[in-house]
The RNA shown here (Guanidine-I riboswitch aptamer) has 98 nucleotides and comes from Fundicoccus ignavus. Lineage of the source: Bacteria > Bacillota > Bacilli > Lactobacillales > Fundicoccus. Its mean pLDDT, the model's own confidence on a scale to 100, is 83.
RNA sequence: AGCAAAGUCUUCUAGGGUUCCGAUAGUUCACUCUGUCUGGUCCGAGAGAAGACGCCUAGUAUUGUUUAGUUACACGGUAGGAUAAAAGCCUAGGAGUU
Repeated sequence: AGCAAAGUCUUCUAGGGUUCCGAUAGUUCACUCUGUCUGGUCCGAGAGAAGACGCCUAGUAUUGUUUAGUUACACGGUAGGAUAAAAGCCUAGGAGUU
């Protein structure tokens, strides 16, 4: 700066690695090694959870723009990309499948 309506955002989890913290080992005590170290910070699901706002539908009424409902379904490689690095992150509801 632009942008949505199988929408956007927040929190959490499955999961993920190793910048930082912690831990292990070494040490010239400044520091270095190890994530095949449980963990904390960190990243984190279209096909996981919960919530908020919104799209849509219906009513209510100018007392308040408010009340209720809906927001379905969903098998999926390989390879590449970013970040410290990796991943159900992104490419991607992709290529394919039914």